[in-house]
RNA sequence: GGAGAAGAUCAGAUGAUCGCCGGUCUGCUGGACAGGCUGGAGGAAAGUCCGAGCUCCGCAGGGCAGGAUGGUCGCUAACGGCGACCGGGGGCGACCCCAGGGAAAGUGCCACAGAAAAUAUACCGCCCCGCGCAGGCGGGGUAAGGGUGAAAAGGCGAGGCAAGAGCUCACCGCUUUUCCGGUGACGGAAAAGGCAUGGUAAACCCCAUCCGGAGCAAGACCAAAUAGGAGAACGCUUGAGGACGGCCCGUCUGAAGUUCUCGGGUAGCGUCGCUUGAGGCGUCAGGCAACUGGCGUCCCAGAUGAAUGACCAUCACCCCGGAAAGGGCAACCUGAACGGGGGACAGAACUCGGCUUACGAUCUUCUCCCUGC
Numbered sequence: 001g002g003a004g005a006a007g008a009u010c011a012g013a014u015g016a017u018c019g020c021c022g023g024u025c026u027g028c029u030g031g032a033c034a035g036g037c038u039g040g041a042g043g044a045a046a047g048u049c050c051g052a053g054c055u056c057c058g059c060a061g062g063g064c065a066g067g068a069u070g071g072u073c074g075c076u077a078a079c080g081g082c083g084a085c086c087g088g089g090g091g092c093g094a095c096c097c098c099a100g101g102g103a104a105a106g107u108g109c110c111a112c113a114g115a116a117a118a119u120a121u122a123c124c125g126c127c128c129c130g131c132g133c134a135g136g137c138g139g140g141g142u143a144a145g146g147g148u149g150a151a152a153a154g155g156c157g158a159g160g161c162a163a164g165a166g167c168u169c170a171c172c173g174c175u176u177u178u179c180c181g182g183u184g185a186c187g188g189a190a191a192a193g194g195c196a197u198g199g200u201a202a203a204c205c206c207c208a209u210c211c212g213g214a215g216c217a218a219g220a221c222c223a224a225a226u227a228g229g230a231g232a233a234c235g236c237u238u239g240a241g242g243a244c245g246g247c248c249c250g251u252c253u254g255a256a257g258u259u260c261u262c263g264g265g266u267a268g269c270g271u272c273g274c275u276u277g278a279g280g281c282g283u284c285a286g287g288c289a290a291c292u293g294g295c296g297u298c299c300c301a302g303a304u305g306a307a308u309g310a311c312c313a314u315c316a317c318c319c320c321g322g323a324a325a326g327g328g329c330a331a332c333c334u335g336a337a338c339g340g341g342g343g344a345c346a347g348a349a350c351u352c353g354g355c356u357u358a359c360g361a362u363c364u365u366c367u368c369c370c371u372g373c
Base pairs, nucleotide, nucleotide: 001369002368003367004366005365006364007363008362009361010360012315013314014313015312017310018309020040021039022038023037024036025035026034027033042345046356047355049354050353051352052351053350054215055214056213057212061249062248063247064246066211067210068209069208070207071085072084073083074082075081086100087098088097089096090095101206102205106204107203108200109199110198123146124145125142126141127140128139129138130137131136154172155171157169158168159167173195174193175192176191177190178189179188180187181186219272220271221270222268229262230261231260232259233258234257241253242252243251279298280297281296282295283294284293285292286291317342318341319340320339321338325334326333327332
């Protein structure tokens, strides 16, 4: 100097003029109105993908179906989230990724190529015997070599064999057992065994764990209005209907009852829910960390056709030009004055914890390469 990896912070500041919404105080007892003080949109407010708080369904019992998750141990209100570790994979590396239980319970699939794709094989080849003048033919053995393929009856080396084959041996791999380390997933060591008939479960399936439902347009209240008219079905304790994911069982409720159709009236642009929280900040202790606890301190939007803004000036930041001056052995680095330009993604609507996506600037640490001394 270049190329990368991981993480953190910010998302402009000040002043003036004008304009909004909430709270509070004063004028004035209230309202309208006016004035003072004070607060007023994000790290993602987005997506609506998960989980909850909260509200309602009388309780949400058993089972089936259905759905979700899937290494271990922790964190959390919970999660499909987060942290650390294990195993596997990618990268020279810093680091990153994994939909990570089971293929010996069963079913399915593995295109094309290839002889053959799993109760799997002999295309080329190698060896032996017989026949033939020869080309070659017939029989037997073989799966080590070659070919095809993503993958072909564990790998490599030696011996052995007619030629070969775990046929034998050593090493590696695999299986079993024991010991050691670890909370554990697992790791290490030793011994024994010639040992597995492939892969695929984000194929069906099996196993383990978990799961009532609907949602702030939830829900509560006030105001207003009405013609409870006409018809139908089932039922009246031998139980219709209802109890808001589907089905079954059970339980509860239910009687001049329940449901459906037609017809008629009313509904404010109402009030609450609506912001004090699994809250923020600081500090101490514990923990590798995620996080937990103690102490202190702060209140930090509640709009409702939808407020939180517009404009001016100065400064800060970034980019381009510019080059005074300075540092250094060098390669190179910093850079005043002055001029021009610019500022990303994007707007709360009950709240919170996550994940995913979009995006500007700055800083810190680490890895690799090149160059100079």
This is a predicted structure of a 373-nucleotide RNA (Bacterial RNase P class A) from a Deltaproteobacteria bacterium. The organism belongs to Myxococcia, within Bacteria. The prediction has a mean pLDDT of 77.